The RNA shown here (SAM riboswitch aptamer (S box leader)) has 127 nucleotides and comes from Paenibacillus sp. KS1. Model confidence (mean pLDDT): 80 of 100. NCBI's taxonomy places the organism under Bacteria, Bacillota, Bacilli, Paenibacillaceae, Paenibacillus. It matches the Rfam family "SAM riboswitch aptamer (S box leader)". Rfam's curators write: The SAM riboswitch is found upstream of a number of genes which code for proteins involved in methionine or cysteine biosynthesis in Gram-positive bacteria. The sequence is in RNAcentral, with records from Rfam.
[in-house]
């Protein structure tokens, strides 16, 4: 690196520390940024895995004793990542809808929400 699968409109420092100039994945576009980027630190958010807490079904079991196993929804944040401007900042491929321009029509072009892939992101799993 690749492969499967979930999840990507919600959250999360409007004087926190350190660092100095870049950053939003790629292309284009729009933005952020010395009233200070990134990066590391702290603090925060989530609750993907683990763990624990109580708890319902289901299976198996046993013979007064419940331990066992599976499943689903809850809670805690102890562990293992994530994420903390702006929808995954928005387009990028496909489809049909609405409106406008041209035309004689067929179309053709813009303009817009919206639908599905694509492309990333991040967990878990495989290998």
């Nucleotide at each position: 690196a690749u492969c499967u699968u979930a999840u990507c409109a919600a959250g999360a420092g409007u004087a926190g520390g350190u660092g100095g100039a870049g950053g939003g994945a790629c292309a284009a576009g729009c933005c952020c940024g010395a009233u200070g980027a990134a990066g590391c630190c702290c603090g925060g958010c989530a609750a993907c895995c683990g763990g624990c807490g109580a708890u319902g079904c289901g299976c198996a079991g046993u013979a007064u004793g419940a331990a066992g196993c599976g499943c689903g929804a809850c809670g805690c944040a102890c562990g293992g990542u994530g994420c903390u401007a702006a929808u995954u900042c928005u387009u990028g491929c496909a489809g049909g809808g609405a409106c406008g321009a041209u035309g004689g029509a067929a179309g053709u072009c813009g303009u817009u929400a919206c639908u599905g892939a694509c492309a990333g992101a991040u967990g878990a799993g495989a290998g």